A computed fold for an 87-nucleotide RNA from a Candidatus Bipolaricaulota bacterium, annotated as c-di-GMP-I riboswitch aptamer. It was read from a public genome assembly, where an Rfam model found it.
[in-house]
Order: sequence, then C1' cells, then structure tokens
RNA sequence: AACCCGAACGGGCAAACCUGGCGAAAGCUAGGGACGCAAAGUCACGGGCCUAAAGGAGGAUACUCUCAAGGUCGCCGGACUGCCGAA
Repeated sequence: AACCCGAACGGGCAAACCUGGCGAAAGCUAGGGACGCAAAGUCACGGGCCUAAAGGAGGAUACUCUCAAGGUCGCCGGACUGCCGAA
C1' cells in the first nucleotide's frame, strides 16, 4: 500500500407518515420527519415484485382479461466507485 473484516472517530443517507408538485397508475420529486442502513452511493445487466395509460381480445353498455416500452437498486444477484483505521 492492497484485500478480507467491522471496534472507535468524524460524519453520511433517510422508511412510514404529513404537505406542495409531476404521473393514467405503480411511483418520482421538494420540504418536514426518522424506521432503519457499513455502501440504504451509482447503474435496470440477470431474476423477482408493482402498475396497465396506449395496444390487443371479449362485451349492447358497464366493464373484464392480457400486455412494459413504465416503475422498484431500502427485494436479491451482478457491475462500477467510495470515508475511517482497532483487533
């Protein structure tokens, strides 16, 4: 110095919920707020899960079914990057 690991120090992020905005929705975003997190930093590459506007099918209508190109990295794996320095 690097890797594994995760005591301490300095800190970091921010669930649910509330309010404003965006969105058809899932959800995202700003502020408040902390359930928690050693990658709860980034990426939708693989899997899972969520939604179904448009499309397709059915139907007299109401509506129903299907479908991701939408979403989720705080579901898992993978990839990339990273603070600190005890055993």